Model confidence (mean pLDDT): 78 of 100. SAM-I/IV (S-adenosyl methionine) riboswitch aptamer from uncultured Allosphingosinicella sp., 97 nucleotides, folded computationally. Rfam family: SAM-I/IV (S-adenosyl methionine) riboswitch aptamer. For this family Rfam cites "The aptamer core of SAM-IV riboswitches mimics the ligand-binding site of SAM-I riboswitches" (Weinberg et al., RNA, 2008).

RNA sequence: GCAUCAAGAGUGGGCCUCAGGCGGCCCACGCCAACCUGCCCUCCCGGGCAAGGUGGCGGUCCCGAACGGGACGAUGCGGCUUAGGCAACCAAUCGGG
Numbered sequence: 001g002c003a004u005c006a007a008g009a010g011u012g013g014g015c016c017u018c019a020g021g022c023g024g025c026c027c028a029c030g031c032c033a034a035c036c037u038g039c040c041c042u043c044c045c046g047g048g049c050a051a052g053g054u055g056g057c058g059g060u061c062c063c064g065a066a067c068g069g070g071a072c073g074a075u076g077c078g079g080c081u082u083a084g085g086c087a088a089c090c091a092a093u094c095g096g097g
Stems, first nucleotide, its partner, number of pairs: 001077005010029007030057003035053003038049003043097004059072005079086002
C1' cells in the first nucleotide's frame, strides 16, 4: 500500500491475577476458514480440495429506529534452505473461454 473483518468453529488440563466474578497465558487433542503456495487442467476466468504456510474457534467502541456509516484494532499478501534447490494428501478430480 491492497484485501477482508458476513458466516463458521472448543473441550480437557495447568499456571498467573482476583475477596469472588471478570481477565490473561501455556499445553494436548479437536474443529473452522480458501488469505498465500500447491493441486483438480497446458493457459485464463469461475468453482472446488484443509496438502504446505498463516490465521481463527464471541473483534471493541461511537452515530443511527433500521438499513448503514465511522474510529480503533486484527488477519492475510506462502514455508524451509548449504541460496543450487527441497517438501506440499490416500482430498478435489468440475463449468466456461
The RNAcentral record of the sequence draws on MGnify.